Context: one part of a larger RNA
RNA sequence: GGACGAACGCUGGCGGCGUGCCUAACACAUGCAAGUCGAGCGGAUCAGUCCCCUCUCCUCGGAGAGGGGUCUGGUCAGCGGCGAACGGGUGAGUAACACGUGGGUAACCUACCCCGAAGACCGGGAUAACCCCGGGAAACCGGGGCUAAUACCGGAUACCUUCCCCUCGCCGCAUGGAGGGGGGAAGAAAGGUUGGCUUCGGCCUUCCGCUUCGGGAUGGGCCCGCGGCCCAUUAGCUAGUUGGUGGGGUAACGGCCCACCAAGGCGACGAUGGGUAGCCGGCCUGAGAGGGUGUCCGGCCACACUGGGACUGAGACACGGCCCAGACUCCUACGGGAGGCAGCAGUGAGGAAUAUUGCGCAAUGGGCGAAAGCCUGACGCAGCGACGCCGCGUGGAGGAUGAAGGCCUUCGGGUUGUAAACUCCUGUCAGGAGGGACGAAGCGGCUUCGUGCCGUGACGGUACCUCGGUAGGAAGCCCCGGCCAACUACGUGCCAGCAGCCGCGGUAAGACGUAGGGGGCGAGCGUUGUCC
Numbered sequence: 001g002g003a004c005g006a007a008c009g010c011u012g013g014c015g016g017c018g019u020g021c022c023u024a025a026c027a028c029a030u031g032c033a034a035g036u037c038g039a040g041c042g043g044a045u046c047a048g049u050c051c052c053c054u055c056u057c058c059u060c061g062g063a064g065a066g067g068g069g070u071c072u073g074g075u076c077a078g079c080g081g082c083g084a085a086c087g088g089g090u091g092a093g094u095a096a097c098a099c100g101u102g103g104g105u106a107a108c109c110u111a112c113c114c115c116g117a118a119g120a121c122c123g124g125g126a127u128a129a130c131c132c133c134g135g136g137a138a139a140c141c142g143g144g145g146c147u148a149a150u151a152c153c154g155g156a157u158a159c160c161u162u163c164c165c166c167u168c169g170c171c172g173c174a175u176g177g178a179g180g181g182g183g184g185a186a187g188a189a190a191g192g193u194u195g196g197c198u199u200c201g202g203c204c205u206u207c208c209g210c211u212u213c214g215g216g217a218u219g220g221g222c223c224c225g226c227g228g229c230c231c232a233u234u235a236g237c238u239a240g241u242u243g244g245u246g247g248g249g250u251a252a253c254g255g256c257c258c259a260c261c262a263a264g265g266c267g268a269c270g271a272u273g274g275g276u277a278g279c280c281g282g283c284c285u286g287a288g289a290g291g292g293u294g295u296c297c298g299g300c301c302a303c304a305c306u307g308g309g310a311c312u313g314a315g316a317c318a319c320g321g322c323c324c325a326g327a328c329u330c331c332u333a334c335g336g337g338a339g340g341c342a343g344c345a346g347u348g349a350g351g352a353a354u355a356u357u358g359c360g361c362a363a364u365g366g367g368c369g370a371a372a373g374c375c376u377g378a379c380g381c382a383g384c385g386a387c388g389c390c391g392c393g394u395g396g397a398g399g400a401u402g403a404a405g406g407c408c409u410u411c412g413g414g415u416u417g418u419a420a421a422c423u424c425c426u427g428u429c430a431g432g433a434g435g436g437a438c439g440a441a442g443c444g445g446c447u448u449c450g451u452g453c454c455g456u457g458a459c460g461g462u463a464c465c466u467c468g469g470u471a472g473g474a475a476g477c478c479c480c481g482g483c484c485a486a487c488u489a490c491g492u493g494c495c496a497g498c499a500g501c502c503g504c505g506g507u508a509a510g511a512c513g514u515a516g517g518g519g520g521c522g523a524g525c526g527u528u529g530u531c532c
Stems, first nucleotide, its partner, number of pairs: 001532004006528005013392006019385002021350001026348003030345003035082003040079002043076006050069008089303003099227007108220002113216007121155004130145006160187009170177002191208002195204003229275003236266003241263008278300004282293004305326005328339004356382001358381003364378001365376004395425004405416004429473001432467004439459001442456005476521005481502003487516005497504002
């Protein structure tokens, strides 16, 4: 000198864009943060339409009430499907194939999506909801009865796939790989909806689904070479340890796990132990080499009160799922239960220190759905903080009798100083008035169907534009002995104090304090801390 997720002191006009618990991975009140599908299914309930039955009134046309059924629309829990493994947070742990980079997988998986081939036939038994009974303070639970499905199960078929046997050539870096032919065995499925027809049994059709297999795309698993911290005041470490055989397990290789056998394996090219630490793209600095760093944004990893475990599933050993143990908090009828903000806000605590219990799904993106749409503290915005960067303003020009006042003085004057006053001008920003967006493409409604009209914006009456009008509302901070730019006076008298280093202060202090003057930067200026 530069830099910062900064803090502290003094000061503080506006805007844009960023950014904001670095400490206690401390504890958390409250609300919200993951649902959706009725075009998979049976119900419950509400409203409407139509039909049937009963009763009442009846001016005999009809009206009202109750019950049952059809259809339409809405709501609700349940069964079922998909999602909940994404998105969001944090950096505790981890010195490791965790990460980066380059490879391997002839040792592997991949829901939804795309392409291709083939198919979907015949049956069955349950169960929630619901009803009844019971237990419990509650959380909830048990028994009996009924019922549906794209829920579950059996059988059939097999282009195909898997396994076994025989056989053929091809390829490869070992184990081996891809494939052709023949034989045998095993393995599938689900319907819904639109329109039309209907002898109302159903049939055809549209779209969405279903099954098997091959390929793709995407995402991942596993393995390897190389690379990136400190301590030798850590020198020896190791029993599933190192290898083999056989087996188990996995999507898959493997001592991953197990039985048996052998006695190996690692280490001064630093094993083992200890300390510290998420890694990278990047960021800061530097001419570079290098040094430091990993906040925001992006990629990967790890974690979700602490420890352990599996279940479901294409995918988890699963932040807002389950089970067990532990600590803590809460409820209780004392028998037993409930909870997990390192999601967004917010609270307490800790700390030098870090924000609103805001608005909206209008956009982008995600989940579900045929769609309309619903959900979305992701996200888009707004609020707070000079925390940072950038831009703008606090006026411009003229103005000497160099006014007054202040300070200094050799008492002549000097300086503050064109500074002010005063004259002319401008009108940014803030304030007032009027107008007022882009971001909107999709989707929905109407449609004389011209692709025409209308509707849909949180931010927001914001940006922006126009008008009006007053210099009016807007400057401070640090320094002035040398380094280092800027000097005098008074006060003080080794006192009070200053100080980054050298050092100042003991009666004329340019170094302390105040004043005048000056220098530097400027909505900031200094100090402290850290890095180069």
Molecule: small-subunit ribosomal RNA, 5' domain
Organism: Actinomycetota bacterium